[in-house]
RNA sequence: UUCUUAUCCAGAGAGGUGGAGGGACUGGCCCUUUGAAACCUCGGCAACAGACUAUUCGGUACUGUGCCAAUUCCAGCAAGCCUAUGUGCUUGGCAGAUAAGAA
Numbered sequence: 001u002u003c004u005u006a007u008c009c010a011g012a013g014a015g016g017u018g019g020a021g022g023g024a025c026u027g028g029c030c031c032u033u034u035g036a037a038a039c040c041u042c043g044g045c046a047a048c049a050g051a052c053u054a055u056u057c058g059g060u061a062c063u064g065u066g067c068c069a070a071u072u073c074c075a076g077c078a079a080g081c082c083u084a085u086g087u088g089c090u091u092g093g094c095a096g097a098u099a100a101g102a103a
Stems, first nucleotide, its partner, number of pairs: 001103008013042005021031003025076004043068003048064003051060003072095001077092005082086001
């Protein structure tokens, strides 16, 4: 990097350095000098894998990851629905993220 499987309407932030961007992409919308990204420290959330425990429902949170504005912030492609032509609703897909496995 690619493929497979699972999940994505829940949850969880303070301080320091830094100094203008960030929310994957496009459009929208939003966050941000009342301080963005990034890095560091401490803290927290979750429970994918390992471990331990338990015994088929799980539990713990020790290890490896992950995460801590907004549903993956919303939409993007297609189909369907109607109190219809809407900034609507539903389902599936695409894309993306994370984990585990494989090449």
This is a predicted structure of a 103-nucleotide RNA (SAM riboswitch aptamer (S box leader)) from Oceanobacillus polygoni.
It was read from a public genome assembly, where an Rfam model found it.